Predicted 3D model of a 125-nucleotide RNA (SAM riboswitch aptamer (S box leader)) from a Caldilineaceae bacterium. It was read from a public genome assembly, where an Rfam model found it. The organism belongs to Caldilineaceae, within Bacteria. The coordinates come from a structure-prediction model, not an experiment, and the mean pLDDT is 78.
RNA sequence: CUCUUAUCCAGAGAGGCGGAGGGACCGGCCCUGCGAAGCCUCGGCAACCCAACAUCGGCAAGCAACGAAGCAAACCGAUGCGACAAGGGUGCCAAUUCCGGCAGACAAGUUCUGGAAGAUGAGAG
Repeated sequence: CUCUUAUCCAGAGAGGCGGAGGGACCGGCCCUGCGAAGCCUCGGCAACCCAACAUCGGCAAGCAACGAAGCAAACCGAUGCGACAAGGGUGCCAAUUCCGGCAGACAAGUUCUGGAAGAUGAGAG
């Protein structure tokens, strides 16, 4: 960089350095010298992946029984809304991804639905 897939109306900022931009792109509308981007420190949010945990299934060391058919470590797989938890890898901490961009619907507008684009995670090339 490309492809696949899941999510995107919730949540969470202080300090230092810095010194004019930032919100991906375009339009709008915002944020910003009461200090933008960026970097650093500390803090926080969240729960995508790993680990852990729970339940179920498979397999099964073994234990029990031996006119009995039970229990079950480890390992593998699936699931986990809400609540609890939070070790490792990411991510995130103005505004719904700030709103729209393309298409459709009808109640015809501060409308709704889907998509595109983008972001992030996981996997593949």